Predicted 3D model of a 264-nucleotide RNA (Bacterial large signal recognition particle RNA) from an Anaerolineae bacterium. Taxonomically the source falls in Anaerolineae (Bacteria, Bacillati, Chloroflexota). Its Rfam family is "Bacterial large signal recognition particle RNA". Gene Ontology terms of the family: signal recognition particle, plasma membrane targeting and SRP-dependent cotranslational protein targeting to membrane, signal sequence recognition. Its Rfam clan is "SRP clan". The gene name in the source record is ffs.
RNA sequence: UCGUGCUAGACGGGGAGCUAGCGGUGCCCUCUACCCGCAAUCCGCUAUAGCGGGGUUGAAUUCCCCACGGAGGGUCGGCGGUCAGCUGGACUGCUCAGUCAGCGAGCGUUGAUGGCCGGGUCCUGUGCGGCGAGAGCCUGCGAAUCGGGUCAGGACCGGAAGGUAGCAGCCCUAAGUGGUUACUCUCGGGUGCCACGGGGGUGCCUGGCCUGAGCGAGCUGUCUGGUGCAAGCAGCGUGACGAGGUUCGAAGUGGGGUGCACGG
Numbered sequence: 001u002c003g004u005g006c007u008a009g010a011c012g013g014g015g016a017g018c019u020a021g022c023g024g025u026g027c028c029c030u031c032u033a034c035c036c037g038c039a040a041u042c043c044g045c046u047a048u049a050g051c052g053g054g055g056u057u058g059a060a061u062u063c064c065c066c067a068c069g070g071a072g073g074g075u076c077g078g079c080g081g082u083c084a085g086c087u088g089g090a091c092u093g094c095u096c097a098g099u100c101a102g103c104g105a106g107c108g109u110u111g112a113u114g115g116c117c118g119g120g121u122c123c124u125g126u127g128c129g130g131c132g133a134g135a136g137c138c139u140g141c142g143a144a145u146c147g148g149g150u151c152a153g154g155a156c157c158g159g160a161a162g163g164u165a166g167c168a169g170c171c172c173u174a175a176g177u178g179g180u181u182a183c184u185c186u187c188g189g190g191u192g193c194c195a196c197g198g199g200g201g202u203g204c205c206u207g208g209c210c211u212g213a214g215c216g217a218g219c220u221g222u223c224u225g226g227u228g229c230a231a232g233c234a235g236c237g238u239g240a241c242g243a244g245g246u247u248c249g250a251a252g253u254g255g256g257g258u259g260c261a262c263g264g
Stems, first nucleotide, its partner, number of pairs: 001264006009057003012030004020046005034054005063257006072248005079242002082240003085236004091232002093229001095226004100221004106215002114210008122199006128192002131188006138179004147172004155164003
């Protein structure tokens, strides 16, 4: 120096948290780097710090050390300004209501405003009408036998004259069933430009009388009051973001270091 075979080692890493401490399962970040079992009221270890079993690779691009690097996490301090959140109603603005003043569409001597009287709409009672239902009246059908009248034929009684019961048929009627203009009675209602009575009186409509000149939607301004309206404003150590300090720190880059055996 080359070849072959082994071994140490490696087969992800980190942060916070838990822990006496170390690691793991779980959470988060980075990223792609074996498998099985155990494991958060935990699992397994002891500064040599996961345990048990199996597999791949294996002396270097892969292992170890140092330096650079800096994804990301933790933490600190009212640090910064911004955005949210919560609280507050003294002020400004907004909004709601009202007073006063100005303007004013429009209405008004064919009568504004105001006052008095009445009626309707509303509730209720009675009556009448109408609608609906039922019943009655009228009428059709309707009894093999257990309704009536008349009862052919036939049957029975009688010496005869005559009589007796009585089927079918016909007529009427009952239960039942169908129809109906009008009429009568009963019942019912979110029935009616209806009548009468009682009640009611906010609003609306309407009629009459008295008085005699204003009324007024709306707009602007002043004043007062209310409301906290992601409005402004004030406050808070509430949250997020950002910068800084500090701490841990992966990927990556560079440099250095590191076995054994056999053979050529």